[in-house]
Context: one part of a larger RNA
RNA sequence: GGAUGAACGCUGGCGGCGUGCUUAACACAUGCAAGUCGAACGUGAUCCAUUAGCAAUAGUGGUGAAAGUGGCGAACGGGUGAGUAACACGUAGAUAACCUGCCCUGGAGUGGGGGAUAACCAUUGGAAACGAUGGCUAAUACCGCAUGAAUCUGUCCUUACGGGAGUGAGGGUAGAGAAAACUCUGGUGCUACAGGAGGGGUCUGCGUCCGAUUAGCUAGUUGGCGGGGUAAAGGCCCACCAAGGCGACGAUCUGUAGCUGGUCUGAGAGGACGACCAGCCACACUGGGACUGAGACACGGCCCAGACUCCUACGGGAGGCAGCAGUGGGGAAUUUUGGACAAUGGACGCAAGUCUGAUCCAGCAAUGCCGCGUGCAGGACGAAGGCCUUCGGGUUGUAAACUGCUUUUGUACAGAACGAAAAGGCUCUGGUUAAUACCUGGGGCUCAUGACGGUACUGUAAGAAUAAGCACCGGCUAACUACGUGCCAGCAGCCGCGGUAAUACGUAGGGUGCGAGCGUUAAUC
Numbered sequence: 001g002g003a004u005g006a007a008c009g010c011u012g013g014c015g016g017c018g019u020g021c022u023u024a025a026c027a028c029a030u031g032c033a034a035g036u037c038g039a040a041c042g043u044g045a046u047c048c049a050u051u052a053g054c055a056a057u058a059g060u061g062g063u064g065a066a067a068g069u070g071g072c073g074a075a076c077g078g079g080u081g082a083g084u085a086a087c088a089c090g091u092a093g094a095u096a097a098c099c100u101g102c103c104c105u106g107g108a109g110u111g112g113g114g115g116a117u118a119a120c121c122a123u124u125g126g127a128a129a130c131g132a133u134g135g136c137u138a139a140u141a142c143c144g145c146a147u148g149a150a151u152c153u154g155u156c157c158u159u160a161c162g163g164g165a166g167u168g169a170g171g172g173u174a175g176a177g178a179a180a181a182c183u184c185u186g187g188u189g190c191u192a193c194a195g196g197a198g199g200g201g202u203c204u205g206c207g208u209c210c211g212a213u214u215a216g217c218u219a220g221u222u223g224g225c226g227g228g229g230u231a232a233a234g235g236c237c238c239a240c241c242a243a244g245g246c247g248a249c250g251a252u253c254u255g256u257a258g259c260u261g262g263u264c265u266g267a268g269a270g271g272a273c274g275a276c277c278a279g280c281c282a283c284a285c286u287g288g289g290a291c292u293g294a295g296a297c298a299c300g301g302c303c304c305a306g307a308c309u310c311c312u313a314c315g316g317g318a319g320g321c322a323g324c325a326g327u328g329g330g331g332a333a334u335u336u337u338g339g340a341c342a343a344u345g346g347a348c349g350c351a352a353g354u355c356u357g358a359u360c361c362a363g364c365a366a367u368g369c370c371g372c373g374u375g376c377a378g379g380a381c382g383a384a385g386g387c388c389u390u391c392g393g394g395u396u397g398u399a400a401a402c403u404g405c406u407u408u409u410g411u412a413c414a415g416a417a418c419g420a421a422a423a424g425g426c427u428c429u430g431g432u433u434a435a436u437a438c439c440u441g442g443g444g445c446u447c448a449u450g451a452c453g454g455u456a457c458u459g460u461a462a463g464a465a466u467a468a469g470c471a472c473c474g475g476c477u478a479a480c481u482a483c484g485u486g487c488c489a490g491c492a493g494c495c496g497c498g499g500u501a502a503u504a505c506g507u508a509g510g511g512u513g514c515g516a517g518c519g520u521u522a523a524u525c
Base pairs, nucleotide, nucleotide: 001525002524004522006521007520008519009518010517013372014371015370016369017368018367019365020364021330026328027327028326030325031324032323035072036071037070040069041068043066047062048061049060050059051058052057079283080282081281089207090206091205092204093203094202095201098200099199100198103196104195105194106193108191109190110189111145113143114142120135121134122133123132124131125130151176152175153174154173155172156171157170158169159168160167161166181188182187209255211253216246217245218244221243222242223241224240226238227237228236258280259279260278261277262273263272264271265270285306286305287304288303289302308319309318310317311316336362338361339360340359344358345356346355347354348353375405376404377403378402385396386395387394388393411461412460413459414458415457419452424446425445426444427443428442429441430440431439469514470513471512472511473510474495475494476493480509481508482507483506484505490497491496
C1' cells in the first nucleotide's frame, strides 16, 4: 500500500447494486415451508330447482365441501459444515462387472375371470394419542387362468469379432414368464421388449495440511478355492487352505480440516483463504436399523435405544427450525414472526387450475462498492469577533455580511411505466386425412393476467432553502504558534517526549489529509 461476511469510537443527506450468526452442529414458543389428481374408484355434507303434502317430510334433478381407497410427487428444491486426511474432492480413464421412474424412437400386445377391503353403518374400549369387533361396497387396489420364442434360465449345433476372460448373430429343444382401464370416438393410459437421452452406482492412475518429542502396524489381516449376497466386480460376508500384506518414497498413531471452480495479495514465482455465486461430498436431537420405492437406509417418513422438553384422569402418550421469519442463550458482532405466485423454475393435473418462505420483491443495517449533493458568481488596502504580536501590525479572509443567479437533492401536487406474452378465443393457410373432426406448423385479428407500486420516470410550484465531519500537525510523514502543566497529569507504531519558556501531554487559534465518512483494533498478502 492492498484487501475483509468485520467489530469498536466520533459523525451521518440521498440513490443504485451487492452483502448480512465467522461464536453454541446450543435449546426452541408461534405461524408458514409438499402437495396434487373427480378424465382411476365408491361415498357424499351443504345449497339450489322441481313434484307430492297444511306442515314435518319424502321422491327426482343439479351443485359438489370433507374425509377415504388408488396414482404420481414427497430421494427435487431449501439448510448446515458436525464428521471426514478418505477414491471425500480434483483430474484422466475403466465398467468385457452395473441400474435407470418421468421423457423420446421403434415394432408387438391389452383376452377372460375371482375373492377381498377402507370409507360408511352398528356395537364398543380409552383422559388422550389411538383403537377393537361385526356388517355393506368400488376401482387404473389385489389374485389366479389364457396368449406368448420378444425376454430370462438350462442345454445342443453353426458362425462373426477380440490378444484374452468374453461379446454378438442364426437355429433346435425343455422350463419360467404380462397387462387397466378412463374419456367419448379425437385421444390419454397399461404390459413386455429393443434402442436413445439425461441421471446415477462401482473400480483405477496421478494430485491433496502439520508432527518422528508417533517406528513399527495388521488375524478377515494378505492371497487362493468354493459358496452366499448385491443392479453390479470384490473378504462385502461365510466355510476351508496357505502365511501373507503395509512401512523411512514415512506405514501406524496424534493434531487440524469439508474438497474444488475460485477469492485476496504479489511484477511474477509464491503466500494466505475457500463468506456470497456454481459443482461434488457429508449430515438432519445422539446412536443403530431396516421398510416402501426407479431412486433413500429418507431434514418437515417408520422402528429400537438414549438425553432433553411437553401433556396426562398416572394406565399411557407427544416432539425434533443445520427450511423462512422469529425467541432465549453465547458473543466484539450479523436483519422482518413482511408481500406475491405477476415473472423464472418445480410437483400434480387433458386442461382450467391448486400448491410452492424455491423464487421474485419489499423492510432493517454507511456493512461494502459506485454515483450525486450540502450551492454558483460578484463582493474591502480587508467589518466585527477570535488568535498571535517586535504593539507597527499579522492572520482567520472573499471567508462573512451584502447583491445577483440556479434548484441537483429534499418537500408538495399532477401524470405514469418496461418487466406480459405465451396460454385462451376468432379467422386464413401448409402438412396429415375420406374429412371442412382432431393433431400439428405458420400468418392476421382479438382478449385476460403486475407482488414490486402510484415505485422508477416525467412535469409543475416555492425556496439557499433540508444536508460536514473525522483524524493528524517532533522525525519517519503533508501540516506551528500561544497558554496550562512541571518525570506530575499524560502521550507513544518505532525512535522517544514530560524534572518551569514542551512545535511530542491538555486546551485554543491556525494548518494538513481524507470526506458521508474518518480513525482504531483484529487477522491476512